The prediction has a mean pLDDT of 80. A computed fold for a 74-nucleotide RNA from a Candidatus Spechtbacterales bacterium, annotated as transfer RNA. It matches the Rfam family "tRNA". By type it is a transfer RNA. The RNAcentral record of the sequence draws on ENA. Lineage of the source: Bacteria > Bacillati > Minisyncoccota > Minisyncoccia > Candidatus Spechtbacterales.
[in-house]
């Protein structure tokens, strides 16, 4: 320098252009249970989906540019 892949709560991971106010697991907080903890049960908080534009009635999803990481080639 060229090609390809990926980017979604603290971590991991779903979501056909319209059942989405973005779901689930772990973790966190509260309550119950326990002598206490763990485990278990119930409830709760936490994301405008890497950034900026575009397409569309409608974008996490499609398109363009950028940034970061990984792989391949030179």
């Nucleotide at each position: 320098c060229g090609g390809g892949g990926c980017a979604u709560g603290g971590c991991c991971u779903a979501a056909u252009g319209g059942c989405u106010u973005a779901g689930g697991g772990c973790g966190c907080c509260g309550c119950g249970u326990u002598u206490g903890g763990g485990a278990c049960g119930c409830g709760g908080a936490g994301a405008u989906u890497c950034u900026c534009g575009g397409u569309u009635c409608g974008a996490g999803u499609c398109c363009g540019a950028g940034u970061g990481c990984c792989c391949c080639g030179a």